[in-house]
Molecule: c-di-GMP-I riboswitch aptamer
Organism: Planctomycetota bacterium
RNA sequence: UUCACGAAACGGCAAACCCGCUGAAAGGCGGGGACGCAAAGCCACGGGCCUACCGCGACGGAAGUCGCCACGGCAGCCGGUUCCCGAA
Numbered sequence: 001u002u003c004a005c006g007a008a009a010c011g012g013c014a015a016a017c018c019c020g021c022u023g024a025a026a027g028g029c030g031g032g033g034a035c036g037c038a039a040a041g042c043c044a045c046g047g048g049c050c051u052a053c054c055g056c057g058a059c060g061g062a063a064g065u066c067g068c069c070a071c072g073g074c075a076g077c078c079g080g081u082u083c084c085c086g087a088a
Base pairs, nucleotide, nucleotide: 005086006085012037013036017032018031019030020029021028022027035076041081042080043079046078047077048074049073050072055068056067057066058065059064
């Protein structure tokens, strides 16, 4: 110095829930709030998971209901990738 690893220190992020906004929904954004996180930083044409507006099919007089489907989403599911500090 680098890799592995994760004691300490400086700090960082922010689950659930509540309020507001937004979206068909999943979800996202902001404020509050901390369950936790050594990557809970970033990445969605690797895997996996969620939703089904539109579309297709079935039933129905219709309203609508059911099934299929991402072009929508989740990175705090795995994965890829970058990184602060430096004890054992």